[in-house]
Model confidence (mean pLDDT): 84 of 100. A computed fold for a 105-nucleotide RNA from a soil metagenome, annotated as SAM riboswitch aptamer (S box leader). The model forms 97% of the base pairs in the Rfam consensus.
RNA sequence: CAUCAAGAGAGGCGGAGGGAACGGCCCUGUGAAGCCUCGGCAACCAUCUCGUCGGCUGGCGAGAGAGGUGCCAAAUCCGGCGGGAUCCUCGGAUCCCGAACGAUG
Numbered sequence: 001c002a003u004c005a006a007g008a009g010a011g012g013c014g015g016a017g018g019g020a021a022c023g024g025c026c027c028u029g030u031g032a033a034g035c036c037u038c039g040g041c042a043a044c045c046a047u048c049u050c051g052u053c054g055g056c057u058g059g060c061g062a063g064a065g066a067g068g069u070g071c072c073a074a075a076u077c078c079g080g081c082g083g084g085a086u087c088c089u090c091g092g093a094u095c096c097c098g099a100a101c102g103a104u105g
Base pairs, nucleotide, nucleotide: 001105002104003103004102009038010037011036012035013034017027018026019025022079023078024077039072040071041070044068045067047064048063049062050061051060052059053058081098082097083096084095085094086093087092
């Protein structure tokens, strides 16, 4: 800096946790985390092809396959901060936008 409501799980070992933290709410002995095997999703990087640019070991656009990552419960599971709308028993509830945090590249 970009993206994050899409998509994609079986088996073996293991044996109680996991969803980052906190608060919720969930998942989990009909087997959590972790490790291994195989499979899958996606297309960030790299590669290739085509187009384009008085910038050319490059930029931009489109496409291909899938080499390097990543990912395969729930929107980043939801919320915390700021703004707005509606309702209201005036304490809050619901919804929308943005930020922050986090994740991946």